[in-house]
Molecule: SAM riboswitch aptamer (S box leader)
Organism: Gottschalkia purinilytica
RNA sequence: ACCUUAUCAAGAGAGGUGGAGGGAAUAGGCCCUGUGAAACCCGGCAACCGAUAAUCUAAGUCGGUGCUAAGUCCUACAGAAUUGAAGUUCUGGAAGAUGAGGU
Numbered sequence: 001a002c003c004u005u006a007u008c009a010a011g012a013g014a015g016g017u018g019g020a021g022g023g024a025a026u027a028g029g030c031c032c033u034g035u036g037a038a039a040c041c042c043g044g045c046a047a048c049c050g051a052u053a054a055u056c057u058a059a060g061u062c063g064g065u066g067c068u069a070a071g072u073c074c075u076a077c078a079g080a081a082u083u084g085a086a087g088u089u090c091u092g093g094a095a096g097a098u099g100a101g102g103u
Stems, first nucleotide, its partner, number of pairs: 001103008013042001015041003021032003026076004043068003048064004052058002072095001077092006
């Protein structure tokens, strides 16, 4: 880097450093940010994998990750419902994220 597979409506600080940006990419929206962005540290949440007990599962105890504004912030493709229309809603797909396995 690519492939397979599971999950993605919940949860998580008014701490420190830091200084302007950030919300994956493209486009269009919408939004967060100097009442302080990113990043790092500490704290916290969760429980995917291993360990540990049990062998349905459990506590989150140890280790490996992960996460910590908004549904994966929303829409981009296809279909359906509704509407006079604009539009709204739903389902699936695509893309993406994370874990595990593989090439």